Predicted 3D model of a 74-nucleotide RNA (transfer RNA) from Corynebacterium hindlerae. NCBI's taxonomy places the organism under Bacteria, Bacillati, Actinomycetota, Actinomycetes, Corynebacterium. Its Rfam family is "tRNA". By type it is a transfer RNA. RNAcentral holds the sequence, with entries from ENA.

């Protein structure tokens, strides 16, 4: 230089196939319980979907450029 893959909540990841209300677990907060704490249970809390544009009634999803990371190749 170039091919491919990844970038979504504080963390790990779904949702992309087929464009149609952005989710789960962990975490965090409050409560129940306990002498206190942990565990368990109940309730609550979560987002500029890497950035900038384009297409569309509608974009995390499709298209273009850029950035970061991984990997192959020269």
């Nucleotide at each position: 230089g170039u091919g491919c893959c990844c970038u979504u909540a504080g963390c790990u990841c779904a949702a992309u196939u087929u464009g149609g209300u952005a989710g789960a677990g962990c975490g965090c907060u409050g409560g129940u319980c306990u002498c206190c704490a942990a565990a368990a249970c109940c309730a609550g809390u979560g987002g500029u979907u890497g950035c900038a544009g384009g297409u569309u009634c509608a974009a995390g999803u499709c298209c273009u450029g850029c950035a970061g990371g991984g990997u192959g190749u020269g």